The RNA shown here (c-di-GMP-I riboswitch aptamer) has 69 nucleotides and comes from a soil metagenome. The prediction has a mean pLDDT of 90. It matches the Rfam family "c-di-GMP-I riboswitch aptamer". Rfam's curators write: GEMM was predicted in a large-scale screen for bacterial structured RNA regulatory elements. The RNAcentral record of the sequence draws on MGnify.
[in-house]
RNA sequence: AAACGGCAAACCCGGGGCGACCCGGGGACGCAAAGCCUCCGGUCUCAAUGAGAUAGCGGGGCUACCGAA
Numbered sequence: 001a002a003a004c005g006g007c008a009a010a011c012c013c014g015g016g017g018c019g020a021c022c023c024g025g026g027g028a029c030g031c032a033a034a035g036c037c038u039c040c041g042g043u044c045u046c047a048a049u050g051a052g053a054u055a056g057c058g059g060g061g062c063u064a065c066c067g068a069a
Stems, first nucleotide, its partner, number of pairs: 006031002011026006029056001035062003039059003042054005
């Protein structure tokens, strides 16, 4: 390169949460790990000496389909 496919941004509807955000449905901006894990850094939230969110912010770890390999 190719093949079978996979995931699902923004936004909308319903629900949960103080919130960041999350879950279900719709929907596709994109993704070869956009599968999983908070170990490190960043950013964000809060009832803030702490607790939480983001794995589709970067690094790292583990696993995985196809293949000229």